Large-subunit ribosomal RNA, domain I from an Acidimicrobiales bacterium, 594 nucleotides, folded computationally. Taxonomically the source falls in Acidimicrobiales (Bacteria, Bacillati, Actinomycetota, Acidimicrobiia). Rfam family: Bacterial large subunit ribosomal RNA. Rfam links the family to the GO terms ribosome and structural constituent of ribosome.

[in-house]
Context: one part of a larger RNA
RNA sequence: AGCCAACGGUGGAUGCCUUGGCGCCUAGAGCCGAAGAAGGACGUGGGUGGCUGCGAAAAGCCACGGGGAGCUGCCUACCAAGCGUCGAUCCGUGGAUGUCCGAAUGGGGAAACCCGGCACCCGUCAUGGGGUGUCACCCUGGCCUGAACACAUAGGGCCAGUGGAGGGAACCGGGGGAAUUGAAACAUCUCAGUACCCCGAGGAAGAGAAAACAACCGUGAUUCCCUGAGUAGCGGCGAGCGAAACGGGAAGAGCCUAAACCGAGAUGGUGGAAUAGCCUGGUGGCGUUGCCAUUUCGGGGUCGUGGGGCCGCUACGCAGGGCACCAGACCUGCGACCGAGUUACCAAUCCGAUGCGUAGUGGAAGCGUUCUGGAACGUCGCGCCACAGCAGGUAAGAGCCCUGUACACGAAACGCAGUCGGACUCGGAGCCAAGCCCCGAGUAACGCCGGAACCGUGAAAGUCGGCGUGAAUCUGCGAGGACCACCUCGUAAGGCUAAAUACGUCUAGGCGACCGAUAGUGAACUAGUACCGUGAGGGAAAGGUGAAAAGUACCCCGGGAGGGGAGUGAAAUAGUCCCUGAAACCGUUGGCUU
Repeated sequence: AGCCAACGGUGGAUGCCUUGGCGCCUAGAGCCGAAGAAGGACGUGGGUGGCUGCGAAAAGCCACGGGGAGCUGCCUACCAAGCGUCGAUCCGUGGAUGUCCGAAUGGGGAAACCCGGCACCCGUCAUGGGGUGUCACCCUGGCCUGAACACAUAGGGCCAGUGGAGGGAACCGGGGGAAUUGAAACAUCUCAGUACCCCGAGGAAGAGAAAACAACCGUGAUUCCCUGAGUAGCGGCGAGCGAAACGGGAAGAGCCUAAACCGAGAUGGUGGAAUAGCCUGGUGGCGUUGCCAUUUCGGGGUCGUGGGGCCGCUACGCAGGGCACCAGACCUGCGACCGAGUUACCAAUCCGAUGCGUAGUGGAAGCGUUCUGGAACGUCGCGCCACAGCAGGUAAGAGCCCUGUACACGAAACGCAGUCGGACUCGGAGCCAAGCCCCGAGUAACGCCGGAACCGUGAAAGUCGGCGUGAAUCUGCGAGGACCACCUCGUAAGGCUAAAUACGUCUAGGCGACCGAUAGUGAACUAGUACCGUGAGGGAAAGGUGAAAAGUACCCCGGGAGGGGAGUGAAAUAGUCCCUGAAACCGUUGGCUU
C1' cells in the first nucleotide's frame, strides 16, 4: 500500500410524515376611490428584533349581540404590572379614531419631505411659534359682470354638485397589429385578427324587438348550448380555411322617441283706417296683438292585417277656466273604475312579513388488573348507538374518550332577494268614408377604391369605410346571392332593455389512480425575503428531538469547546449540529498478501 471482516467518523440519499402547494367542481359575493382607494412609509407593547394587528384615541376606543372561565396575538421564554361570574380575553354587527406618502388635489419635490395664504383658537411683553378647518385642475348647473361693435357674444368672477381624475386576476367592447411556423423552398395563402400595444365599460360586457328568415308552407327580438357539419362553400382548388337556415334545448319582456298637428316662451322680419288676432255667434273693449322664419319647452304620436295627424261621431259624477254679458262647444283638475310598477318601458321612496348571509346552540352509544406494551385506540371477552361507520385529535388501527358528523334550532345589528303585502307612484276609452299633411337626407342608391364576412374579385348579392354623384314619403322604399318580371317578406338612415352566457381576484364547502421538501407555487421556514444589478429586472437556500422538555440536578477532566460518570426517558448511536441515517470520502482494530 492492497484485500477481507468488525466498529466508527463524515455526509444527508432513502423510508415514513405534513403545517404548504397543484388541479377540478359546487354555491356565494362581484367592483373600490376626492366622504381620499389600491399599495406603501413611519410609528405603536412596561422591557420588543421580526411577523400580525392597530394609527398620536395607535396588539387598541364605544355600543349592541354571541359565548362562559380564564386572559394580556405569533416566533417566545422570562421578569414586572394587571384584568375577569358586577361576565374579561375571544367571535360577529354597527360606529369612533385613522400620522405621512400615494389619483394626491394650497405651492414645490430627489414618494413618505420642504415652504405657504386665509378664518377661528392657543401661546409670547412682542416677533418667531402651535392647533383645527380651508385653498389644485376640468366638467355641469345657477347667479353677477362684461370687450373688439349699439344689442349680443367671447372672456372674467362667485356659488353648488357622494360629477370626473386613480386602481382592479381573468372575463368584455373598440382602435392598432406582427413574425417564427405550415405550404416539406417561396411571394398569394397560412400561423392570425393570434401574440403584443393603446382606449373604454361592468359585475358582467356586447347584442337585441325585423327595411329578419323562409319558400308558395310557415316562423316571429337578442344571447348561449346541441345538431346541422368538417356539410354547403372558399382555396398558388395547394397547404389549408370553413359557414348559415331548419330542428332540439337554456332563458324569456318588451318599450321610448323624430315628424305631421296644438299651445307657450325667446330672437329676427313684416305691418299702422285696425278689415287678418283675443274658443264660436251678437254687442262693446283690448292690442309690444296678429302673420312669416329660426329655435327651446309642454301636449300629441310610434306602425306594416301599413300607422299617425287635421276633420267628424259616441262616453260616469263634481269643481274650476277664457276680456265682459247671453247661448253653445271645449279644456283642466279631483273622485270612481281599469291596469301596472322601482333593470328598460316608467317616476321618488318608505314600512312590514318571509327566506338567506354575517357570531353561534343542541346533538346517540363501552366497559373490563384478558394479554402485549412506556402508553391501548391493538388483542381477547361481553355489550350498545346509528337519519350519525365523513374527518381530525387523544402516549399505536377509537362509530360509542374529545372536537365533530346526520338531523334539528338560532340574530339586538347590518346586508341581500328574481318572494309576498301595504303605503305610495305612474298610465288609461272607442269608431271613422273621402280629402289634405307626416312617417328619421348629403341619407339610400349608383360609380371608383378598400375592409370584414366560409366567400382570395369571382356571376358577387348583403355589410362597413374613404372620395364623388345624389333620390323618393305609401300609387313610396328595401330584401329574397349579378340582373329583369311575377310573387312573397319587411318598413332603413334615432334610442333604451332583465334573464339564459363569459371570468374566477375574493368567500365558503367538497373532491383527486395530484406532489410529498432537488417534488409540489419562486416561496411548507423572516419569500418576492436574503443576495445580485445604475436600472428595467433577476432571484435563492433553508421542514422533522420526544407521547410529554421530563432539554441531563450533582460530581470529575478542561481556559473554553468538548467529553466521562450520575440522572430523565420505552429509546440518549432520540442530547437542541437532535427520526431513519445509503453511497462517495476519511479512519480504528484484527487477519491475509506484497